Overview:
The RNA shown here (transfer RNA) has 72 nucleotides and comes from Taibaiella lutea. RNAcentral holds the sequence, with entries from ENA and Rfam. Its Rfam family is "tRNA". About the family: Transfer RNA (tRNA) molecules are approximately 80 nucleotides in length. Gene Ontology term of the family: triplet codon-amino acid adaptor activity. By type it is a transfer RNA. NCBI's taxonomy places the organism under Bacteria, Pseudomonadati, Bacteroidota, Chitinophagia, Taibaiella.
This record gives sequence, structure tokens and C1' cells, in this order.
RNA sequence: GGCCGCGUAGUUUAAUGGAUAAAACGAAGGUUUCCGGUACCUUUGAUGUGAGUUCGAUUCUCGCCGUGGCUA
Repeated sequence: GGCCGCGUAGUUUAAUGGAUAAAACGAAGGUUUCCGGUACCUUUGAUGUGAGUUCGAUUCUCGCCGUGGCUA
């Protein structure tokens, strides 16, 4: 250089055209406890970026960025 795949919360995964993007772990606060842990309640926070298709895009198409692999 060419080809293929992946990018969603701090982390790990859902949602495969349909409305409010779901959950677990985590973090903060509260109840409980002498303290900590456990348990329960509440809160917190995400679609890499730009364009296109569509009534509607996390989903489909293209460029770019990042990342992994194959090939010479």
C1' cells in the first nucleotide's frame, strides 16, 4: 500500500429501520451497623466524526478518525 472486521455510560453487553437507547458492574447520596462489608432505596452517565438515503438511522450507504486482523 491492498483487503476484511469493530467503534453505544467509567467497564462489559443489549437494542438490526419505529418513537423515551435497556441492563449488569461501577460512582455519589440515603436507610441499616459502634465502624466496615452485605442488603434495600434514590441519583448519575453513552450511540467516534461529517455527509447521504428515509416520514423516521444505534441500525442502511460513503468519506474521515481510531483500533484489530490478513496479505506483499